[in-house]
Molecule: transfer RNA
Organism: Parcubacteria group bacterium CG1_02_39_15
RNA sequence: ACGGGGGUAGCUCAGCUGGCAGAGCAUCUGGCAAACAUCCAGAAGGUCGAGGGUUCGAACCCCUCUCCCCGCA
Repeated sequence: ACGGGGGUAGCUCAGCUGGCAGAGCAUCUGGCAAACAUCCAGAAGGUCGAGGGUUCGAACCCCUCUCCCCGCA
């Protein structure tokens, strides 16, 4: 350089053909008691890698850049 896959909450990842950004774990609060664990309920946590474009509307489509993984040489 070429081909493919990926970057979404602190971590692991979903997001179905463009229409409210989610789950599990972790954290915090409450049930809760002398305390801890389990369990139950709830809360907080997001510039969806960056910039631009298309669109009434973009995590999703198009372009450029960047980082990671695999392959080819």